[in-house]
RNA sequence: GCGCCAGUAACUCAGGGGAUAGAGUAACAGCCUUCUAAGCUGUGAGUCGUUGGUUCGAUUCCAUCCUGGCGCG
Numbered sequence: 001g002c003g004c005c006a007g008u009a010a011c012u013c014a015g016g017g018g019a020u021a022g023a024g025u026a027a028c029a030g031c032c033u034u035c036u037a038a039g040c041u042g043u044g045a046g047u048c049g050u051u052g053g054u055u056c057g058a059u060u061c062c063a064u065c066c067u068g069g070c071g072c073g
Base pairs, nucleotide, nucleotide: 001072002071003070004069005068006067007066010025011024012023013022018056027043028042029041030040031039049065051063052062053061
């Protein structure tokens, strides 16, 4: 330099045109318990990597750039 894949919550991931963007783990609070763990209930946490484009409407489609991984040279 070229090709492919990925980028969404603190972490691991789902969602591939119209919903208030979700789940598990973690954190915090409550219940339970003599205490802790486990269990149950709840709460907060997101510029959906950037900038543009298409569209009535974009996390989703397209382009570019950035970051990471793999391969080729």
Molecule: transfer RNA
Organism: Spirochaetales bacterium